Small-subunit ribosomal RNA, central domain from an uncultured bacterium, 346 nucleotides, folded computationally.

[in-house]
Context: one part of a larger RNA
RNA sequence: UUGGGUUUAAAGGGUGCGUAGGUGGGAUGUUAAGUCAGUGGUGAAAGUUUGCCGCUUAACGGUAAAAUUGCCAUUGAAACUGGUGUUCUUGAGUAUGUUUGGGGCAGGCGGAAUGCGGGGUGUAGCGGUGAAAUGCAUAGAUAUCCCGCAGAACUCCAAUCGCGAAGGCAGCUUGCCAAGCCAAUACUGACACUGAAGCACGAAAGCGUGGGUAUCAAACAGGAUUAGAUACCCUGGUAGUCCACGCUGUAAACUAUGAUUACCAGCUGUUUGCGAUAAACUGUAAGCGGCAGAGCGAAAGCAUUAAGUAAUCCACCUGGGGAGUACGCCGGCAACGGUGAAACUC
Repeated sequence: UUGGGUUUAAAGGGUGCGUAGGUGGGAUGUUAAGUCAGUGGUGAAAGUUUGCCGCUUAACGGUAAAAUUGCCAUUGAAACUGGUGUUCUUGAGUAUGUUUGGGGCAGGCGGAAUGCGGGGUGUAGCGGUGAAAUGCAUAGAUAUCCCGCAGAACUCCAAUCGCGAAGGCAGCUUGCCAAGCCAAUACUGACACUGAAGCACGAAAGCGUGGGUAUCAAACAGGAUUAGAUACCCUGGUAGUCCACGCUGUAAACUAUGAUUACCAGCUGUUUGCGAUAAACUGUAAGCGGCAGAGCGAAAGCAUUAAGUAAUCCACCUGGGGAGUACGCCGGCAACGGUGAAACUC
């Protein structure tokens, strides 16, 4: 590199937007670059294949033909691909109307719990565990009632649920922004799909500056346990956890399953809309789930949300270890991230 692959054996990029590139709907005219056909030239010799001939044969040699699958020129063909003109509406999009949601950003408000502070009642324990102890408590704790303050998270509803490109998103409310579905028309007329680079977003932890700090809690300290116990258990406890701005750019970033399009038996639950309706039943569209047939699969299983049947484009894999390491380069304040070998060994 080809081939074969990528749910679980090696292998789908964390996600989107998007440049180049690749690929691309129906009808018709034209062109002739690709394509196809004819003709001419060229494709040295040796070598190859075949025929004939010469050394007794063979090796070897001579000779003729073929082949040399290519390239160039020229004459034509016009179905397909490409170029170009005209046109169409089913792909795609726009407008109008309803509608859905825990989609995003900013502000306001709420109650419960927790801790702390003040006051009242009240007295000897509380707390914690397998059992204990450290710890707290007569300077009045724990418990209980009232008042106040602070920060963080939003019980029930709640679901096999909904929304979002992914990460993710849940108290109530206001404003702004975005998105999807549906129904009926109108409009644009292939404007599409994918997407190396590039750009943006991207949990938690971590980093910088400034705030905040109720809870929980790496590190740390003490108490236990134990042969030891740098742990598991207990009492404390600082970074952090929260906010603003900036950085980091990674996760089992998982459906371990790339995106888009078309096709291929069914049954069933559920969410949201639409049509008719007072409502129910039923129908239809778009989702989210469960089962199961063909088919696929090494099997487990997947099965109209495919891992089925096909097509286009991108990414990635090629025995285990060495190693996601070294070196170099790029990025970063750093931590580290990206790219990414070899010797050697089995």